The RNA shown here (transfer RNA) has 73 nucleotides and comes from a Parcubacteria group bacterium. The coordinates come from a structure-prediction model, not an experiment, and the mean pLDDT is 81. The sequence was found in a public genome assembly. It matches the Rfam family "tRNA". Rfam links the family to the GO term triplet codon-amino acid adaptor activity.
RNA sequence: GCCCUCGUAGCACAACGGAUUGUGCGGCUCGGUUCUAACGAGACGGUUGGGGGUUCGAUUCCUCUCGAGGGCA
Repeated sequence: GCCCUCGUAGCACAACGGAUUGUGCGGCUCGGUUCUAACGAGACGGUUGGGGGUUCGAUUCCUCUCGAGGGCA
């Protein structure tokens, strides 16, 4: 230098172009307990790496760019 894969919540991951982007863990609040724990309930937490485009509608498709991993030279 060229090619491929990946980037979504604090962490691990889901999500045919279409519902308010979800699940588990963690954290928080409440219950629970003599106190803790287990367990139960609830609310929160998101610039889907960033910019632009296509589309009625984009996490998804296109493009540029940043980062990580891999392959070739």